This is a predicted structure of a 92-nucleotide RNA (Glycine riboswitch aptamer) from Rhodanobacter sp. NCBI's taxonomy places the organism under Bacteria, Pseudomonadota, Gammaproteobacteria, Lysobacterales, Rhodanobacter. Model confidence (mean pLDDT): 81 of 100. Rfam family: Glycine riboswitch aptamer. About the family: This family represents the bacterial glycine riboswitch.
RNA sequence: CUCUGGAGAGACCGGCCUUCGGCGCAUUGAAGGAACCGGCGCCGAAGGGGCAAGAGGCGCGAGCCUCCAAACUCUCAGGCAGAAGGACAGAG
Numbered sequence: 001c002u003c004u005g006g007a008g009a010g011a012c013c014g015g016c017c018u019u020c021g022g023c024g025c026a027u028u029g030a031a032g033g034a035a036c037c038g039g040c041g042c043c044g045a046a047g048g049g050g051c052a053a054g055a056g057g058c059g060c061g062a063g064c065c066u067c068c069a070a071a072c073u074c075u076c077a078g079g080c081a082g083a084a085g086g087a088c089a090g091a092g
Stems, first nucleotide, its partner, number of pairs: 001092005010040001012039004016033005041080003047076001048074003054067005
């Protein structure tokens, strides 16, 4: 690099757009919608941040500083139907 497998969390609410109907004593109802804007609620397995043991240095000492892992943790980013992505695993 290629192939295969691969979880979690709202198909949320509103704006907006389209279609249909009603109405002029009006200005409302229904259906659909990827993206865009706003709002609230959530997820962690792209990436990113944080920390242990330990190591090194300074100090009489108490301590201080630096390095340092993750699937832990934070949720910046990303994600919450499908698609895409996807840590990780297997094969080549």